Predicted 3D model of a 102-nucleotide RNA (SAM riboswitch aptamer (S box leader)) from a Bacteroidota bacterium.
The sequence was found by an Rfam model in a public genome assembly.
RNA sequence: GGUUUAUUGAGAACGAGGCGAGAGAUCUGGCUCUUCGACCCUCUGGCAACCACCUCUCUGAGACAGGUGCCCCAUCCAGCCCCGAAAGGGGAAUGAUACGCU
Numbered sequence: 001g002g003u004u005u006a007u008u009g010a011g012a013a014c015g016a017g018g019c020g021a022g023a024g025a026u027c028u029g030g031c032u033c034u035u036c037g038a039c040c041c042u043c044u045g046g047c048a049a050c051c052a053c054c055u056c057u058c059u060g061a062g063a064c065a066g067g068u069g070c071c072c073c074a075u076c077c078a079g080c081c082c083c084g085a086a087a088g089g090g091g092a093a094u095g096a097u098a099c100g101c102u
Stems, first nucleotide, its partner, number of pairs: 001102003005098004013044001015043004022033003027079004045071003049068003054062003080091004
C1' cells in the first nucleotide's frame, strides 16, 4: 500500500506551546470556521470503540487505561437507489478507526 470483518447518532479541555493560511475526507453545489491564529504538530488533561491483560454468575458482563484511537457546539447538509404528494424515512457508495491476512 491492498484487503475481509466489526464499529461509525453516545462520551471526552473555551488547556499550554509551536506553525502561519487556509480548513470542514475526495468531486460538485451549498453552508460554516479561520491572523481574536483556524487546520496541523507537541505536551498535559480527559473519553472508552477495537486489541492485550485481569475478574466473574462466562454465546456475556465488569474492571483497567498497556497498544492504537478519539476529545463536540457546522469534522455540517445535499448530490446514488427504494418508499412517500410532501415533509421525511430506509439503504448504498465513499471516508474514518480497530483486529486479522497479504
Taxonomically the source falls in Bacteroidota (Bacteria, Pseudomonadati). Model confidence (mean pLDDT): 78 of 100.